[in-house]
RNA sequence: GUUCCCGUAGCAUAAUAGGAUAAUGCAUCCGCCUCCUAAGCAGAAGACUGAGAGUUCGAUUCUCUCCGGGGACA
Numbered sequence: 001g002u003u004c005c006c007g008u009a010g011c012a013u014a015a016u017a018g019g020a021u022a023a024u025g026c027a028u029c030c031g032c033c034u035c036c037u038a039a040g041c042a043g044a045a046g047a048c049u050g051a052g053a054g055u056u057c058g059a060u061u062c063u064c065u066c067c068g069g070g071g072a073c074a
Stems, first nucleotide, its partner, number of pairs: 001073007010026004019057001028044002031041002050066005
């Protein structure tokens, strides 16, 4: 330099041939249980999806530019 893949809550992943209030586990907080803790049970909060723009009635999903990470080739 060329090309491909990834980037969603603190962490790990879902959700796609565009339909919409973005889901789950762990962690966090509160409660129950227990002498206490852990485990278990029940509940809550937390991301507008790397940034910006475009297409569309509608974008996590399509297009473009950029940023970051990784692979292949040179």

Model confidence (mean pLDDT): 81 of 100. A computed fold for a 74-nucleotide RNA from a Bacilli bacterium, annotated as transfer RNA. Rfam family: tRNA. From the family's description: Transfer RNA (tRNA) molecules are approximately 80 nucleotides in length. Rfam links the family to the GO term triplet codon-amino acid adaptor activity.